[in-house]
RNAcentral holds the sequence, with entries from MGnify.
The RNA shown here (Glycine riboswitch aptamer) has 99 nucleotides and comes from a soil metagenome.
The prediction has a mean pLDDT of 82.
It matches the Rfam family "Glycine riboswitch aptamer". From the family's description: This family represents the bacterial glycine riboswitch.
The model forms 89% of the base pairs in the Rfam consensus.

RNA sequence: CUUGCUGGAGAGAGGCCCGCCGUCGAGCGGACCCACCGAAGGAGCAAGCAGCCGGCGUCGAGCCGGUUGUCGAAUCUCUCAGGUAAAGCGGACAGCGGG
Numbered sequence: 001c002u003u004g005c006u007g008g009a010g011a012g013a014g015g016c017c018c019g020c021c022g023u024c025g026a027g028c029g030g031a032c033c034c035a036c037c038g039a040a041g042g043a044g045c046a047a048g049c050a051g052c053c054g055g056c057g058u059c060g061a062g063c064c065g066g067u068u069g070u071c072g073a074a075u076c077u078c079u080c081a082g083g084u085a086a087a088g089c090g091g092a093c094a095g096c097g098g099g
Base pairs, nucleotide, nucleotide: 001099002098003097004096005095006094007093012034014033015032017030018029019028020027021025035084036083037082041080042078043077044076048071049069050068051067052066053065054064055063056062
C1' cells in the first nucleotide's frame, strides 16, 4: 500500500416548489432558500527547510536579522465537495488476520 472480519462520531422528519407511483405515504427523487455538522475527498499553516538581501565573523566553517517560496504535519482550521429522524449506505480512525 492492498485485502477480509469487527468496532466506528457529529449535525433541521427545516421552508418552498416541481416530478414519480397497481402502494398516495412523516413515501421516493430533484431545484432553490435558510440553519447546522466534519470523520470520504479537497484546501490552509507552525517549527523547520530552501532561495535572495543586509550585518557580524573568517584561513575556513559559521552566526544574527529581513524577505520570498510554486517546500512544509494533524483528529487543528476552512467548509469547495459531502452530510444532517430511525434503518440502510457512506465513514476518518482503531483492533485482529491474509497478500